[in-house]
Molecule: transfer RNA
Organism: Solirubrobacteraceae bacterium
RNA sequence: GCCCCCAUGGUGUAACGGUUAGCACGGGAGCCUUUCACGCUCCAAGCGGGAGUUCGACUCUCCCUGGGGGUA
Numbered sequence: 001g002c003c004c005c006c007a008u009g010g011u012g013u014a015a016c017g018g019u020u021a022g023c024a025c026g027g028g029a030g031c032c033u034u035u036c037a038c039g040c041u042c043c044a045a046g047c048g049g050g051a052g053u054u055c056g057a058c059u060c061u062c063c064c065u066g067g068g069g070g071u072a
Base pairs, nucleotide, nucleotide: 001071002070003069004068005067006066007065010025011024012023013022018055027043028042029041030040031039048064049063050062051061052060
């Protein structure tokens, strides 16, 4: 250089083109308890950037960025 794959809260990971973007851990608050732990309830926090297609894009296409793998 060329080819392939990946990018979603702090972390790990879901999401037939129409979801209030879900789950777990972690964080905060409350309940419970004499207290802590456990348990229960609630809350905050996310689609790498830019264009395009579409009535509608996390999802499809292109470019860029970052990461990983293969190859002379």